[in-house]
């Protein structure tokens, strides 16, 4: 002093006014409610995409089965997760670093267009060989019968790769290494590394192709749902006993099956409620309004434990809650002249979208001490 | 707010589920038939498959992100 990597953070300040919106007090108002005054609070890292996992409401307390749908190296954190963390193994980069849907392809099955001999029970288009056997011969050879898979060619992929050895020519035919494969020891909690023996190679690709293995998952979504309550219609709840069939019995009633129908739900089973009868009550639920509505796996600062994701403990704060639905709107004045974009139950996340600053770890190169 | 489908030629669909040659019909061109047009008959032209990435040998097709459009809950 340059190039790059990783991580954190802010996202135009300050002043005046004029407005909306919530909470609290106080005063006025008969009150529901409204006004006024006086303190407080008001978008976002993404509030967004609705791609994950939960909270919370309702249906069975989320039961069994099938089906279907994700997830897929290992350990760990976590309320959970497909997220983090640490670790293995591969690419990629000189490095710090970074990226991987990274179980199985010797359970079964399908598909590998077009080329090409031959696309998976292997095979011979071009080429190589004529040692053994036969023929022919002009003795140089050439054919038959064969033998091979080494080199050509086709492909996105060709039956282990390199080299020596062998051989008519050649092959894992034999040998070294490499790669695979299978056994066995070692380290490691695992993934998984290393070593060491032994097999002459069997096992080509595709699971974001069905499939196999493990593991995960019931629906449905705040327009959930629960109250309160003008209108219209019709009936509507609540306790208790209870039919059909068999049993059983202390004769008060129990148990078991069957049948229909709603209500959950891909479906099937189930489970809940009614089936009739007596009593006793008066509701229904549009329009409207009230809760659900924001104190929560909360935030911030400290110690301690962890490598680290995080956990524990103390202490300290309350930090938008609206329903035509606020958070603007002027003027001042600085400055590096202002990206992407706004809640609508709520939280952890991951993706995408973003002018421009700030800080801090780290590599690599180049100068000079 | 909250579920769902859709996107292929100028137009309106096939084809994705099971990868491999992108097709149909209107419309456009350009020839015959006609004294000219329409109609008819024969040829032919047109496609980043809404965009980016990835899996695979190979993507409209599978997979993830992403833009647009539509529809359905009071």
């Nucleotide at each position: 002093g340059g190039a790059g990597u990783c991580g954190g953070c802010c996202g135009g300040g300050c002043a005046g006014u004029c407005g909306c919106u919530c909470c609290g007090c106080g005063c006025c108002u008969c009150g529901c409610u409204g006004g006024c005054g006086c303190g407080g609070g008001g978008a976002g890292g993404a509030a967004a995409g609705u791609c994950c996992g939960g909270g919370c409401u309702c249906c069975a307390u989320a039961g069994g089965g099938c089906a279907a749908a994700g997830u897929g190296c290992c350990a760990g954190g976590u309320a959970g997760c497909a997220c983090c963390u640490g670790g293995g193994g591969g690419g990629c980069g000189u490095g710090a670093g970074u990226c991987c849907a990274c179980g199985g392809a010797a359970a079964g099955u399908g598909c590998c267009a077009c080329a090409g001999a031959a696309a998976a029970c292997a095979u011979a288009c071009c080429g190589c060989c004529c040692a053994a056997g036969c023929g022919a011969u002009u003795c140089g050879u050439c054919g038959c019968c064969g033998g091979c898979a080494a080199g050509g060619g086709u492909g996105a992929a060709a039956a282990g790769g390199u080299g020596c050895g062998g051989u008519a020519a050649g092959a894992g035919c034999g040998c070294a290494c490499c790669g695979c494969g299978u056994c066995g020891g070692u380290g490691g909690u695992a993934a998984c590394a290393c070593c060491g023996g032994c097999g002459g190679c069997a096992c080509g690709g595709u699971a974001a192709a069905c499939c196999c293995c493990a593991c995960u998952u019931g629906g449905a979504g705040c327009a959930a749902g629960a109250c309160c309550a003008a209108a219209u219609a019709g009936g509507g709840g609540a306790a208790c006993g209870c039919a059909g069939c068999g049993g059983c019995u202390u004769c008060g009633g129990c148990c078991g099956c069957c049948c229909u129908g709603u209500g959950u739900g891909g479906c099937c089973c189930g489970c809940a409620c009614a089936g009739u009868g007596u009593u006793c009550c008066c509701g229904g639920g549009u329009a409207g309004g009230u809760c659900g509505c924001u104190u929560g796996a909360g935030g911030c600062g400290c110690a301690c434990g962890g490598u680290g994701a995080c956990g524990u403990g103390c202490g300290u704060c309350c930090c938008a809650g609206a329903u035509g639905a606020a958070u603007g709107g002027c003027u001042g004045u600085c400055c590096u002249c202002g990206a992407c974009a706004g809640a609508a139950c709520c939280c952890g996340g991951c993706u995408u979208a973003c002018a421009g600053g700030c800080c801090g770890g780290c590599u690599c190169c180049c100068a000079c001490c | 707010c909250g579920g769902g489908g859709c996107g292929u030629a100028g137009c309106g669909c096939a084809g994705u589920c099971u990868g491999g040659u992108a097709g149909c019909g209107c419309a456009c061109c350009g020839c015959a038939a006609u004294g000219g047009g329409g109609u008819u008959g024969c040829g032919g032209u047109g496609g980043u498959c809404g965009g980016a990435g990835g899996u695979u040998c190979a993507a409209a097709u599978c997979c993830u992100c992403u833009c647009g459009c539509c529809c359905c809950g009071a």
Two RNAs folded together computationally: RNase P RNA and transfer RNA, 443 nucleotides in total. Its mean pLDDT, the model's own confidence on a scale to 100, is 78. Rfam match: Bacterial RNase P class A. Rfam classes the family as a ribozyme. Rfam describes the family as follows. Ribonuclease P (RNase P) is a ubiquitous endoribonuclease, found in archaea, bacteria and eukarya as well as chloroplasts and mitochondria.